[in-house]
């Protein structure tokens, strides 16, 4: 000084609901909330999940599908506060 680590401190972020606008939707911004989170900070690059406008097929109200979404579903990738054992 770093890397593993996660005691204390000193704070972060914000699940569900709920209201408000965007979206066809999922979901997303926002404001109330706090279920939890040591990267729940940021990235769609790998897998998965979720939606189904438009399109195709079938004409029974269905299948099927990302170019669309989830980072608080894994993995990566990049950044990082403290400093005890």
């Nucleotide at each position: 000084a770093a890397a593993a680590c996660g005691a204390a401190g000193g704070g972060g972020c914000a699940a569900a609901a709920c209201c408000a606008c965007c979206a066809a939707a999922a979901g997303g911004c926002g404001g109330u909330g706090a279920c939890g989170c040591a990267a729940a900070g940021c990235c769609a690059c790998g897998g998965g999940u979720c939606u189904a406008a438009a399109g195709u097929c079938a004409g029974a109200u269905g299948a099927c599908c990302a170019u669309g979404a989830c980072a608080g579903c894994c993995g990566g990738g990049c950044u990082u506060c403290c400093g005890a054992a």

c-di-GMP-I riboswitch aptamer from a Nitrospiraceae bacterium, 85 nucleotides, folded computationally. Taxonomically the source falls in Nitrospiraceae (Bacteria, Pseudomonadati, Nitrospirota, Nitrospirales). Rfam family: c-di-GMP-I riboswitch aptamer. Rfam's curators write: GEMM was predicted in a large-scale screen for bacterial structured RNA regulatory elements. It was read from a public genome assembly, where an Rfam model found it. The prediction has a mean pLDDT of 89.